Predicted 3D model of a 478-nucleotide part of an RNA (small-subunit ribosomal RNA, 3' major domain) from a metagenome. Rfam family: Bacterial small subunit ribosomal RNA. The RNAcentral record of the full RNA draws on SILVA. Model confidence (mean pLDDT): 83 of 100.
Context: one part of a larger RNA
RNA sequence: UGACGGGGACCCGCACAAGCAGUGGAGUAUGUGGUUUAAUUCGAUCCACGCGAAGAACCUUACCUGGGCUUGACAUGCUUGAGAUCGCGGCAGAAAUGUCGUUUUCCCGAAAGGGACUGAAGCACAGGUGCUGCAUGGCUGUCGUCAGCUCGUGCCGUGAGGUGUUGGGUUAAGUCCCGCAACGAGCGCAACCCUUGUCAUUAGUUGCCAGCACGUAAUGGUGGGCACUCUAAUGAGACUGCCUCGGUUAACGAGGAGGAAGGUGAGGAUGACGUCAAGUCCGCAUGGCCCUUAUGUCCAGGGCUACACACGUACUACAAUGGCCGGUACAGAAGGCAGCGAGACCGCAAGGUGGAGCAAAUCCGCAAAAACCGGCCCCAGUUCAGAUUGUAGUCUGCAAUUCGACUACAUGAAGAUGGAAUUGCUAGUAAUGGCGAGUCAGCAACAUCGCCGUGAAUACGUUCCCGGGUCUUGUACA
Numbered sequence: 001u002g003a004c005g006g007g008g009a010c011c012c013g014c015a016c017a018a019g020c021a022g023u024g025g026a027g028u029a030u031g032u033g034g035u036u037u038a039a040u041u042c043g044a045u046c047c048a049c050g051c052g053a054a055g056a057a058c059c060u061u062a063c064c065u066g067g068g069c070u071u072g073a074c075a076u077g078c079u080u081g082a083g084a085u086c087g088c089g090g091c092a093g094a095a096a097u098g099u100c101g102u103u104u105u106c107c108c109g110a111a112a113g114g115g116a117c118u119g120a121a122g123c124a125c126a127g128g129u130g131c132u133g134c135a136u137g138g139c140u141g142u143c144g145u146c147a148g149c150u151c152g153u154g155c156c157g158u159g160a161g162g163u164g165u166u167g168g169g170u171u172a173a174g175u176c177c178c179g180c181a182a183c184g185a186g187c188g189c190a191a192c193c194c195u196u197g198u199c200a201u202u203a204g205u206u207g208c209c210a211g212c213a214c215g216u217a218a219u220g221g222u223g224g225g226c227a228c229u230c231u232a233a234u235g236a237g238a239c240u241g242c243c244u245c246g247g248u249u250a251a252c253g254a255g256g257a258g259g260a261a262g263g264u265g266a267g268g269a270u271g272a273c274g275u276c277a278a279g280u281c282c283g284c285a286u287g288g289c290c291c292u293u294a295u296g297u298c299c300a301g302g303g304c305u306a307c308a309c310a311c312g313u314a315c316u317a318c319a320a321u322g323g324c325c326g327g328u329a330c331a332g333a334a335g336g337c338a339g340c341g342a343g344a345c346c347g348c349a350a351g352g353u354g355g356a357g358c359a360a361a362u363c364c365g366c367a368a369a370a371a372c373c374g375g376c377c378c379c380a381g382u383u384c385a386g387a388u389u390g391u392a393g394u395c396u397g398c399a400a401u402u403c404g405a406c407u408a409c410a411u412g413a414a415g416a417u418g419g420a421a422u423u424g425c426u427a428g429u430a431a432u433g434g435c436g437a438g439u440c441a442g443c444a445a446c447a448u449c450g451c452c453g454u455g456a457a458u459a460c461g462u463u464c465c466c467g468g469g470u471c472u473u474g475u476a477c478a
Stems, first nucleotide, its partner, number of pairs: 001478002003475003007472007015462002019425005026316008034307002042052002063302007072125001076124005082118002087102006106115003127291002130289003136285002138280003141276001143274001148187006154163003167178003193268004198236007207226003212223003239262001242256005305444001318418001322377006335364002339358002344353003384415001389410007431454007
C1' cells in the first nucleotide's frame, strides 16, 4: 500500500421489511446431469441448464455403421499427352459411383500455334468443426450503470509511498458548495443521441372529413376541402427560471404557483482503470503441435428425438372473479412477389377449387382476445381439467417408419392451491388478455424478440439476510 475480520462508524440497492403473483406438488413441453447406446457430435457449472441452436425427417451434421475416392468436394500454378464443354438414354447399384451408347464440335489465327473448358498421368500443394481459449486477436459475460480509477507539477517522507481523492455539508453521482500544501488535468458521472408525453410551422396522398353538394341497402363511395386526426421534417417548451421557508449570505432541501410535463418528466442506447490465466481455436482470424490412400472428402442408412432416475426453465390446470352457447364493441406494431392472397363455391373441420387486388399510409393476411349483453351449468373429479390411446383425414416435402404439424370422432389419466425451501416486481409497473415478426418447404414455438388491451396492492422503517461504496481500526496474510 492492499487484502481479509462472525471489528467499528456512515451510506446505497426489490437486499430485507410491507404487499401482489409465482416456483417447489400434478400432466406436458424444453434444456441439463446420469444411465444406456454402434453413435446417442461438441461446448457452457455464482456469470451453464427454452444457453451457442433466429427452426436436428434428408440436408443441416461436426457423431455411428456400411459402400466409395486419393492433387482430392474447394484454390492457385507448372509439365506431358488427349478431347470442346454441356446434355440425353440403357444397364449394375441403397446412393455415391461405374459402364455402354448417342447428340453437338467453342474462340483467335492463312497455317503453325495459342486461349477457355473437361477428364487422365505427375509435381508444388489443397483439406481438417483434429489438440491447445493456460500461446493469441477479435468479441462477450461478471463485479456494475457500482462511483469510482488515475496523471502533470508542487509539497511531505531515507524509501515503499503519501498528499491531491481526506474533512464539514449535499447529491442518483469524486454531483456541487465550503474548508484545506496543494494547484490543475484526464478516463468515468451528467449533458450532447434515439423513442415517448404538449404546442406551433411546413406539407396534404395512398391518410383525414368539420362545413357544402351528389349518390348508396351500406361505406370518405364521389365532387370538393386540408379545419381536425394522422403521417414526418423543422422548431418551441423545463432551467430549481419564479415565490415562501430552512440552510453558512453557499451547495442544496421542503412546500407553492403557473404548466401537457417539475426538480434526472418516463424509457432506451451508452459499461471507466481493472477482476475472474472467466467464456469462445465449433462464427471468424491466428502461432505451435498433430493427420495426409486419412483425423481429408463423397454417398446411403442410423443417431443427435434413447429412459429406472435427479435438477433447472416454461406452458396447461386444479375451477363459479369460472366453464359452455349465442349476440355485440374497441388496437398497436410488424410482414407480403418462388410472396400476401379478397369476394364466391365445396368440406363438420384441418383444408380444397379459384385467382379480384397488391412490390402496398392504396390491396391482403385481419377474426383482436380478455371486456360487455343474454342464456345454461349448481360445487361434483363435475358441462372442471385435458394427458394418453384408437380410427378416419388434411397439408408441406423426393421422402413423415425410426422422427412433422394440424383436423374430426371416440377415449377422458394425474390434478381439489402444493413440505423444507425459493423467485420476480415500486406504476401504466406486477398480474392478466390477445396480436405480430424473425428463423422457416413444413414444423417440435408452450421458446425468443416485439406490440397493444384491461390494470392493482404496498413501502412503518434500516435491527437482521445478501451485494456494494467511503472513512477508520486489528492482523503471525501478500